[in-house]
RNAcentral holds the sequence, with entries from ENA.
This is a predicted structure of a 72-nucleotide RNA (transfer RNA) from Candidatus Woesebacteria bacterium GW2011_GWF1_31_35.
């Protein structure tokens, strides 16, 4: 320089147009002589920016960013 793909709670992912989850991590409680492990409840996201389309966008288009992988 060309092409593809990824971007969503602290980690790892899911969500193909209509209220943003899930496991594992934290927080309180409960149980325990105390600890793990168990249960309950909870908190924690401007869905990677900016613009379009649409009644309506995480989801669909167009550019940019940052990562990764092919080709040259």
């Nucleotide at each position: 320089g060309g092409g593809c793909g990824c971007a969503u709670g602290g980690c790892u992912c899911a969500g193909u147009g209509g209220u943003a989850g899930a496991g594992c991590g934290c927080a309180u409680u409960c149980c325990u002589g105390a600890u793990a492990a168990g249960a309950a409840u909870g908190a924690a996201g401007u869905c990677c920016a900016u613009g379009g389309u649409u009644c309506g966008a995480u989801c669909c288009c167009a550019u940019g960013u940052g990562c990764g992988c092919c080709c040259a």
The same sequence occurs in records of 4 taxa.